[in-house]
Molecule: SAM riboswitch aptamer (S box leader)
Organism: Jeotgalibacillus proteolyticus
RNA sequence: CUCUUAUCGAGAGUUGGCAGAGGGAAUUGGCCCUGUGAAGCCCGGCAACCGGCCUCAAGCAGAUUAAGCUUGAAGGCACGGUGCUACAUCCAACAGACACACCAGUCUGAGAGAUAAGAG
Repeated sequence: CUCUUAUCGAGAGUUGGCAGAGGGAAUUGGCCCUGUGAAGCCCGGCAACCGGCCUCAAGCAGAUUAAGCUUGAAGGCACGGUGCUACAUCCAACAGACACACCAGUCUGAGAGAUAAGAG
RNA backbone atom coordinates (compact mmCIF):
# COMPACT_ATOMS: atom_id res chain seq x y z
C1' C A 1 0.00 0.00 0.00
C1' U A 2 -4.12 -3.61 -1.25
C1' C A 3 -7.94 -7.01 0.42
C1' U A 4 -11.33 -9.18 4.35
C1' U A 5 -14.13 -8.73 8.96
C1' A A 6 -16.09 -5.81 13.09
C1' U A 7 -17.30 -1.04 15.11
C1' C A 8 -18.07 4.25 14.33
C1' G A 9 -23.01 4.22 20.61
C1' A A 10 -21.02 5.62 25.32
C1' G A 11 -16.78 7.44 27.98
C1' A A 12 -12.34 10.44 29.12
C1' G A 13 -8.48 17.35 31.88
C1' U A 14 -14.80 22.41 31.93
C1' U A 15 -7.06 26.66 35.19
C1' G A 16 -2.43 19.70 34.54
C1' G A 17 2.74 21.13 32.34
C1' C A 18 5.67 22.69 27.91
C1' A A 19 4.66 25.15 23.43
C1' G A 20 2.97 29.40 20.43
C1' A A 21 -0.93 29.67 15.42
C1' G A 22 -3.50 27.17 13.70
C1' G A 23 -7.46 23.21 13.94
C1' G A 24 -12.37 20.08 13.02
C1' A A 25 -8.93 13.59 7.39
C1' A A 26 -8.55 15.31 1.92
C1' U A 27 -11.15 18.77 -2.41
C1' U A 28 -15.14 22.54 -3.05
C1' G A 29 -18.95 25.14 -0.48
C1' G A 30 -20.90 25.90 4.38
C1' C A 31 -20.89 25.67 9.79
C1' C A 32 -17.77 25.83 13.97
C1' C A 33 -13.31 25.89 17.62
C1' U A 34 -8.95 28.92 18.64
C1' G A 35 -3.92 34.33 22.17
C1' U A 36 -9.92 33.42 27.83
C1' G A 37 -4.07 29.66 23.93
C1' A A 38 -4.79 25.85 17.87
C1' A A 39 -1.45 21.83 16.19
C1' G A 40 2.37 19.02 18.53
C1' C A 41 4.98 16.76 22.96
C1' C A 42 4.68 15.10 28.22
C1' C A 43 1.55 13.77 32.27
C1' G A 44 -3.28 12.32 33.71
C1' G A 45 -7.70 9.93 32.12
C1' C A 46 -11.30 6.80 29.00
C1' A A 47 -12.54 2.40 26.41
C1' A A 48 -11.75 -2.92 26.26
C1' C A 49 -10.14 -4.35 19.66
C1' C A 50 -5.77 -8.00 20.24
C1' G A 51 -2.47 -10.58 23.81
C1' G A 52 -2.20 -11.89 29.12
C1' C A 53 -4.40 -13.16 33.88
C1' C A 54 -8.77 -14.38 37.15
C1' U A 55 -13.86 -16.19 37.83
C1' C A 56 -18.08 -18.81 35.83
C1' A A 57 -20.39 -22.29 32.45
C1' A A 58 -20.12 -26.32 28.91
C1' G A 59 -17.24 -30.08 26.85
C1' C A 60 -12.77 -33.40 26.05
C1' A A 61 -9.38 -36.56 28.05
C1' G A 62 -8.16 -38.98 32.30
C1' A A 63 -10.00 -41.26 36.23
C1' U A 64 -7.78 -40.47 42.52
C1' U A 65 -11.27 -35.77 45.09
C1' A A 66 -7.01 -33.59 41.17
C1' A A 67 -3.55 -31.41 37.83
C1' G A 68 -4.42 -30.76 32.19
C1' C A 69 -6.73 -29.29 27.33
C1' U A 70 -10.66 -26.93 24.31
C1' U A 71 -14.74 -23.71 23.76
C1' G A 72 -17.88 -19.24 25.12
C1' A A 73 -23.27 -13.69 21.79
C1' A A 74 -20.87 -14.95 30.27
C1' G A 75 -18.42 -11.71 33.99
C1' G A 76 -13.98 -9.22 35.79
C1' C A 77 -8.64 -6.87 35.97
C1' A A 78 -6.27 -2.85 33.15
C1' C A 79 -0.35 -6.06 33.12
C1' G A 80 1.45 -5.73 27.66
C1' G A 81 0.29 -3.96 22.06
C1' U A 82 -2.70 -0.20 19.85
C1' G A 83 -6.46 3.54 19.96
C1' C A 84 -9.11 7.65 21.82
C1' U A 85 -9.58 12.12 25.08
C1' A A 86 -14.65 19.90 22.08
C1' C A 87 -19.31 19.81 19.49
C1' A A 88 -19.36 14.75 15.83
C1' U A 89 -17.32 10.29 11.08
C1' C A 90 -19.79 18.48 11.96
C1' C A 91 -23.11 19.14 7.28
C1' A A 92 -23.63 18.86 1.82
C1' A A 93 -21.42 16.47 -2.73
C1' C A 94 -23.45 10.22 -5.56
C1' A A 95 -28.16 7.12 -5.82
C1' G A 96 -33.07 6.27 -4.11
C1' A A 97 -37.67 7.10 -1.24
C1' C A 98 -40.92 10.63 1.15
C1' A A 99 -42.59 15.61 1.48
C1' C A 100 -43.22 20.29 -1.07
C1' A A 101 -47.44 26.42 -4.33
C1' C A 102 -42.61 28.85 -3.24
C1' C A 103 -38.65 28.79 0.12
C1' A A 104 -36.64 25.53 3.33
C1' G A 105 -36.38 19.69 4.30
C1' U A 106 -36.57 14.25 6.35
C1' C A 107 -34.99 9.21 5.86
C1' U A 108 -32.19 5.05 3.69
C1' G A 109 -28.08 3.40 1.13
C1' A A 110 -23.54 4.01 -1.47
C1' G A 111 -18.92 6.38 -1.58
C1' A A 112 -15.00 8.41 1.26
C1' G A 113 -12.70 8.19 6.04
C1' A A 114 -11.16 6.50 11.23
C1' U A 115 -9.82 2.41 14.66
C1' A A 116 -8.80 -2.74 15.66
C1' A A 117 -7.80 -7.74 14.11
C1' G A 118 -6.32 -10.93 10.13
C1' A A 119 -4.29 -11.98 5.12
C1' G A 120 -1.11 -10.60 0.85